[in-house]
The RNA shown here (transfer RNA) has 72 nucleotides and comes from Geoalkalibacter ferrihydriticus DSM 17813. Its Rfam family is "tRNA". It is annotated as a transfer RNA. Gene Ontology term of the family: triplet codon-amino acid adaptor activity. The sequence is in RNAcentral, with records from Rfam. The organism belongs to Geoalkalibacter ferrihydriticus, within Bacteria.
Order: sequence, then C1' cells, then structure tokens
RNA sequence: UGGGGCGUCGCCAAGCGGUAAGGCAUUGGACUCUGACUCCAACAUUCCGAGGUUCGAAUCCUCGCGCCCCAG
Repeated sequence: UGGGGCGUCGCCAAGCGGUAAGGCAUUGGACUCUGACUCCAACAUUCCGAGGUUCGAAUCCUCGCGCCCCAG
C1' cells in the first nucleotide's frame, strides 16, 4: 500500500429492512440462623463514529476509526 473479515449491555452472544433475544455478571426482593443453591423482578432513549438511501436502518451504501487475516 492493496484485498478480505469483524466491531451489538461490564463479558460472551443472537439479529440479516418493521423499531435490540439469551447466558454470565450486577442491583433489589423472596427463601435461609448466616452464606451458597433456587425462584421473582430490574438492567443497551440504542448497536465504533459521521454522512447518505428509505415511510422505516444494528441490518443497505459511502467515508473515517480500531482489531484480526492474506498478498506485496
């Protein structure tokens, strides 16, 4: 420098144009003599950033940023 992949909650991770599942963790409660286990509830006014397309974008397009792989 060229090509490709990836970026979603504290961590892992689903989503594939119709408005963010789940697990772990965390917080509150129930249970318990206390703790653990178990159960109930809460937990991303928003998806790396900025534009664009669209009635509607995490999702499509463009340009950046970061990480990984390949080629030179």